[in-house]
Model confidence (mean pLDDT): 80 of 100. Predicted 3D model of a 117-nucleotide RNA (SAM riboswitch aptamer (S box leader)) from a marine sediment metagenome. It matches the Rfam family "SAM riboswitch aptamer (S box leader)". From the family's description: The SAM riboswitch is found upstream of a number of genes which code for proteins involved in methionine or cysteine biosynthesis in Gram-positive bacteria.
RNA sequence: CUUAUCAAGAAAGGUGGAGGGAACAGGCCCUGUGAAGCCUUAGCAACCGGUUCUCCGGCAAAGGGAACGUCAGGUGCUACAUCCUGCCCGGUGCGCGCUGCACCCGGGAAAGAUGAG
Numbered sequence: 001c002u003u004a005u006c007a008a009g010a011a012a013g014g015u016g017g018a019g020g021g022a023a024c025a026g027g028c029c030c031u032g033u034g035a036a037g038c039c040u041u042a043g044c045a046a047c048c049g050g051u052u053c054u055c056c057g058g059c060a061a062a063g064g065g066a067a068c069g070u071c072a073g074g075u076g077c078u079a080c081a082u083c084c085u086g087c088c089c090g091g092u093g094c095g096c097g098c099u100g101c102a103c104c105c106g107g108g109a110a111a112g113a114u115g116a117g
Base pairs, nucleotide, nucleotide: 001117002116003115004114005113006112011041012040013039014038015037019030020029021028024086025085026084027083042078043077044076047074048073049071050070051069052067054065055064056063082111087108088107089106090105091103092102093101094100
């Protein structure tokens, strides 16, 4: 950089000692009943990989598809929707009718995270 996914799922112990939920802003939360980080153990999960059945394909093979199949080997993950909002389009309501305000309303983008390339 390209591409797929992101409202599901899954925590205890040790260490540590004040922050944390990516960054900035606003909000809402978690946290001395012990934050982050690190270590151990446990768990979740089918992205990659393995495997089973069936179908397409064909001489065969390669290759492709389906079953939320199955396996935890490679990653990843284990408060809150990616915690929510921010930019654009629309919806609803309000007002002084506009480049206005409000909304646990919807869609998209941007950014980010993770996998694969």